[in-house]
C1' cells in the first nucleotide's frame, strides 16, 4: 500500500426567520420542554393490574455443555468438547442420560444387528457338478457392514491369542482447572448409528393500560319514605274547557348499581386518529433506514455515509 476479520461510536451542527403540540407565569406576550438507534416486528421476559385459586399429585407445554452476570428471558459475556468453512485473523453449528427399555435404519444388498450371495475349507457321491457341515479373511451392495497392521494359530479362518496402535467406557488413580474438561498412567471392552410416546433435572394459572381506580349527566329503575287514588288518580282524542273512550296505579323526595362524559394510570414529548415542522445562509455534501401512543430489559430485522481501535494475509521499502 492493497485486500480482509472482529469490535466500538456518530446518525448532521450553528445562525436567522415563520409555524405546530404541551406546561408555567405577573397572559394576546414571554419563558421552558418536544422522536429513535432502531420509536419497527410484537418474538421472549418482567413490572404493574384485574380475575381464579386450601394443600398436594397426574397429565400437558417449555427449557437442557460449564462458569459468571441478570428480577427474568428463545438474554448477555467468557470458556469446554465434537463437526463444517476460511491460507489466516475468524466465522458457523450441535450439546442432560452410563446401563437398560422401545422404535427406525428408505433404495440397494445374502444380511441393517446374532446375517452368509459370491468365496475359502472339510466330508460324501467315481467325475462335470451336487449334498451336508465349518468360516467370516477376501469380493460385491450401501450414507453406514461388526477396530487397523504384523506375528502366531488353523482343515480353512476369525481379537481366536499376543505385541503395537486407534476408539469407547470406568460410580479407577494422579496432575491442571471454580467448572465443563484436558494431560499422563492403569483397567475393561468389541452388538453400529440415529431417534423416542423412555428416563433425569429445572420452570410453567388466565387475561392484558381498550388492564385497573376515582367522579358522574340524561333515560329507565331494585329498595325506602310521603301524598293521591274504583266517591275514578292517571292516560288517549286537541294546547285549554266540556264531552267521550280506556283505566289501577300515579306523583314527589331519598337512594344504589351503572352508561355518555370527565379525571387518573401517564413521565421535563405524550393527546384525540392528529404536535414534534418549513424556508434561507454557513460548514467541500446533508442525501440512509425510519415517526413515540402506558412502562422497563432483551432478541430480530432495516440502514447512504463518516470516525476510531485491535488483529490477519500478500507485496514493497528500511
Nucleotide at each position: 500500500a492493497a485486500g480482509g476479520u472482529g469490535g466500538a461510536g456518530c446518525g448532521g451542527u450553528c445562525u436567522g426567520u415563520c409555524g405546530c403540540c404541551c406546561g408555567g407565569c405577573a397572559u394576546u406576550g414571554c419563558c421552558g420542554g418536544g422522536a429513535g438507534g432502531a420509536a419497527a416486528g410484537u418474538c421472549c421476559g418482567g413490572a404493574c393490574a384485574g380475575g381464579a385459586a386450601a394443600g398436594g399429585g397426574c397429565a400437558c407445554c417449555c427449557c437442557g455443555c460449564u462458569g459468571c452476570g441478570g428480577a427474568a428471558a428463545g438474554c448477555g459475556c467468557a470458556g469446554g468438547u465434537g463437526g463444517a468453512g476460511g491460507u489466516a485473523a475468524c466465522u458457523u453449528u450441535a450439546c442432560g442420560a452410563g446401563a437398560g427399555c422401545c422404535g427406525u435404519a428408505a433404495c440397494a444388498g445374502a444380511a441393517a444387528a446374532a446375517a452368509a450371495c459370491a468365496g475359502c475349507c472339510g466330508u460324501c457321491c467315481u467325475g462335470c457338478g451336487g449334498a451336508c457341515g465349518g468360516c467370516a479373511a477376501c469380493g460385491g451392495u450401501g450414507a453406514a457392514a461388526a477396530c487397523g497392521c504384523g506375528a502366531g494359530g488353523c482343515a480353512a479362518g476369525a481379537g481366536c491369542u499376543c505385541a503395537c496402535g486407534a476408539c469407547a467406557c470406568g460410580c479407577g488413580g494422579u496432575c491442571a482447572g471454580c467448572g465443563a474438561u484436558g494431560g499422563c498412567c492403569c483397567g475393561u471392552g468389541g452388538g453400529u448409528a440415529c431417534g423416542g410416546u423412555u428416563c433425569c433435572g429445572g420452570g410453567g394459572c388466565c387475561u392484558g393500560c381498550a388492564a385497573a381506580a376515582c367522579c358522574a349527566a340524561a333515560u329507565a329503575u331494585a329498595c325506602u319514605g310521603g301524598c293521591a287514588g274504583a266517591c275514578g288518580a292517571g292516560g288517549g282524542c286537541u294546547g285549554c274547557c266540556c264531552g267521550u273512550c280506556c283505566a289501577a296505579u300515579g306523583c314527589c323526595a331519598g337512594g344504589g348499581g351503572g352508561u355518555a362524559g370527565g379525571u387518573c394510570g401517564c413521565g421535563a414529548a405524550g393527546a384525540u386518529a392528529a404536535a414534534u415542522g418549513g424556508c434561507a445562509g454557513a460548514c467541500u455534501a446533508a442525501a440512509a433506514c425510519a415517526g413515540a401512543a402506558a412502562c422497563c430489559g432483551g432478541c430480530u430485522u432495516a440502514c447512504g455515509g463518516c470516525u476510531c481501535c485491535a488483529c490477519c494475509u500478500u507485496u514493497u521499502u528500511u